[in-house]
RNAcentral holds the sequence, with entries from Ribocentre. A computed fold for a 99-nucleotide RNA from Listeria fleischmannii, annotated as SAM riboswitch aptamer (S box leader). Taxonomically the source falls in Listeria (Bacteria, Bacillati, Bacillota, Listeriaceae).
Parts: sequence; C1' cells; structure tokens
RNA sequence: UUCUUAUCAAGAAAGGCGGAGGGACUGGCCCAAUGAUGCCUUAGCAACCGGAUGUAAAUCACGGUGCUAAUUCCAGCAGUUAAUUCUGAAAGAUAAGUC
Repeated sequence: UUCUUAUCAAGAAAGGCGGAGGGACUGGCCCAAUGAUGCCUUAGCAACCGGAUGUAAAUCACGGUGCUAAUUCCAGCAGUUAAUUCUGAAAGAUAAGUC
C1' cells in the first nucleotide's frame, strides 16, 4: 500500500518545549499570541486484539494499539420531508485480519 469486517451522539487534561497557523480534502463554521496545531512528560478515557478470572453473561485494565474542542464540528452524493426532516451511501479515522 490492497482488500474484508466492526465501530464512529458517550467518555477523558495538566505541565514543559516551541512560535503560526490548525480543525484530512472543498465550502461553511469554528479554534488560535489569554500561545492553538505539533513534540515530550505525567495523568486520564475507552475496551478493538492479546492476557487474567469466569460454565456463560460479564469483570479487571497487565501487554499491543487508539483517543482526551465542537456528533467524524456541519454539509458535499442519492433518496426523502412542510423543514439543513430523516435514511442510506461515499470519503475519512481506529481496530482486527489479509495480499
């Protein structure tokens, strides 16, 4: 990198470094010198895989990941509705497999 399956309305922040853009893409709308995004440390959330307990349901949170602004921030395509109303898809993210 390809493909498959599952989930995406809940949850969870402090400190240090650093110094301008960031929220995948496009449009909107937001975040950001009262220092964002990012990196590091510590803490936390969750429970996909492994592990432990258990007949099972489930529990724990030890290992591998993941996550800790806003529903995946909203829409984008198709159908539908009185209605940006609702449904599905696409795209994206994560996990577990796979070429």